[in-house]
Context: one part of a larger RNA
């Protein structure tokens, strides 16, 4: 000096991003307990008193012992959760990145769409087959939300799905017809050739027939998603319930709101402080909320975020004493 413990006057979070770390708090027993509340909780809330061992003593019930509870006096000093107001968040118990992340991420019971009639759908495998399932829609298999309470708007124009089938388009195949080259055979009085004429095979085009897909007509949003602009106007001013137009499929309904979402921004106002970019309770001018990628509320619940409070400490003022290990220097 470094590490591992004790102790500290006076203060008592003044440190620091942050009470980080350390202190406090603590078992039993009795007293006593609030807001909210899903009435179960909350809750050990929160605050108080008492405690161990030795001795001596005391009482009802006929009596007697014991236990249990109480008084007096005395010695001793073990073990043992910290508490509390707000806010966000996720309902919960639960689950996760073995070796940097435990959350608000994940699951999760309720809710909802949406396949499937069973040789099921759906997966998995070239196939046989296997799982679904020795199950059958109060079943099985996706998708989304996330307990519970009060909700859940308005757009079907584009995507997507689902239904129609009149009509358009349209494959292979079929196909009359048409054409190309070949081409037995036949005529050429015939020894032989030109020219003709031609049945087959082969192959080009095709009228015309022809599913479904697509175009087209509906539906449909807890399907993908979408949810407006500019000008004026009220007996001060402002403001704008009205009122014009312009374009859209429809122009954001109900909550909510400087938000885990606000750039301007330390918005503004009031509370907390002597001083508060954070926080808490309003405001709404939402750059760029918002209603099952769910809106809002919610007891209870967390090694969760993130403000304050008493307590209480060597966090700090500031820095000293002491044990104990290591280190260094000497021998």
């Nucleotide at each position: 000096c470094u590490c591992u413990c004790u102790c500290u006057a006076a203060g008592g979070a003044a440190c620091u991003c942050g009470g980080c770390a350390a202190a406090a708090u603590a078992g039993c027993c009795u007293c006593g307990u609030a807001a909210c509340u899903u009435u179960g909780g909350g809750a050990g809330a929160a605050g108080g008193g008492g405690u161990a061992c030795c001795u001596c003593u005391u009482c009802a019930c006929a009596u007697c012992a014991c236990a249990a509870a109480g008084g007096g006096g005395g010695u001793c000093g073990c073990a043992g959760c910290g508490c509390u107001c707000g806010u966000g968040c996720g309902a919960c118990u639960u689950u996760u990145u073995a070796c940097c992340a435990a959350a608000a991420a994940c699951a999760c019971a309720g809710g909802u769409c949406u396949c499937c009639g069973c040789a099921a759908a759906g997966u998995u495998g070239u196939a046989a087959g296997a799982c679904a399932a020795u199950g059958u829609a109060u079943g099985g298999g996706g998708g989304c939300u996330g307990a519970c309470g009060c909700c859940u708007g308005c757009c079907c124009a584009g995507u997507g799905c689902c239904g129609g089938a009149a009509g358009g388009u349209c494959a292979a195949g079929g196909a009359a017809g048409u054409u190309g080259g070949u081409g037995a055979c036949c005529u050429g009085a015939u020894g032989a050739c030109a020219a003709g004429g031609g049945a087959g095979a082969c192959g080009g085009c095709a009228a015309c027939c022809g599913a479904a897909c697509c175009c087209c007509c509906g539906g449909u949003g807890a399907a993908u998603g979408g949810c407006g602009g500019c000008c004026g106007u009220a007996a001060c001013u402002a403001u704008a319930a009205u009122g014009g137009u312009c374009c859209u499929a429809a122009g954001g309904u109900a909550g909510u709101g400087a938000a885990a979402u606000u750039g301007c921004u330390u918005u503004u106002c009031g509370g907390g402080u002597a001083a508060g970019u954070u926080u808490c309770a309003g405001c709404c001018c939402g750059c760029a909320u918002g209603a099952a990628a769910g809106g809002c509320g919610u007891a209870a619940u967390a090694a969760u975020c993130u403000g304050g409070g008493a307590a209480c400490u060597a966090u700090c003022u500031u820095a000293g004493a002491g044990a104990g290990a290591g280190g260094c220097u000497c021998a």